[in-house]
Predicted 3D model of a 162-nucleotide RNA (c-di-AMP riboswitch aptamer (ydaO/yuaA leader)) from Caldicoprobacter oshimai DSM 21659. It was read from a public genome assembly, where an Rfam model found it. The coordinates come from a structure-prediction model, not an experiment, and the mean pLDDT is 75. Lineage of the source: Bacteria > Bacillati > Bacillota > Clostridia > Caldicoprobacter oshimai.

RNA sequence: CAAUCUGGAGCGCUGAAUUCUUUGCAAAAAGAAGCGGGGGACCCAAUUACUUGGGGUGAAUCACCUUUAGGCAGGCUGUAAAGGCUUAUGCUGAAAGGUGUAGGGCUACACCCUUAGGCCCGAACCCGUCAGCUAACCCCGUAAGCGUGGUAAGGGGAGAUU
Numbered sequence: 001c002a003a004u005c006u007g008g009a010g011c012g013c014u015g016a017a018u019u020c021u022u023u024g025c026a027a028a029a030a031g032a033a034g035c036g037g038g039g040g041a042c043c044c045a046a047u048u049a050c051u052u053g054g055g056g057u058g059a060a061u062c063a064c065c066u067u068u069a070g071g072c073a074g075g076c077u078g079u080a081a082a083g084g085c086u087u088a089u090g091c092u093g094a095a096a097g098g099u100g101u102a103g104g105g106c107u108a109c110a111c112c113c114u115u116a117g118g119c120c121c122g123a124a125c126c127c128g129u130c131a132g133c134u135a136a137c138c139c140c141g142u143a144a145g146c147g148u149g150g151u152a153a154g155g156g157g158a159g160a161u162u
Stems, first nucleotide, its partner, number of pairs: 002162005011147004018033006034142006044132001053130001054127004062100006070092004074086004103121005111156006
């Protein structure tokens, strides 16, 4: 370099969320490693904020439309001032729903990547008036929830034999 063959343990997906040690009957607790996140100088950036708050995790931002609580204008009534009512009309509009969208994921058969087509997501929560970046340093998390395809093409890598 070429050709041929191959995986023993085996499920896989979103996610940082896994592995090990000690104690414990277990649940679990503590610690370590790995992974993830936040705070935090010089320099750089920013150049005015101060409720129209601001910020963080996350792919989860942004735009438009519809309906509607409420509010304002307008109209009627009424007062010293106020207040009350309100069909039609216009503006605004919490919330709900819909259509898209920045962006994100899967589509495995024993590893990885790319492309095409297909299928989905485009949420939720937290801090509490406060945080740009940021070395040293400090702090925190290590959950939860699910089941794509029995689509295709191409490329790369690991091992064995010749």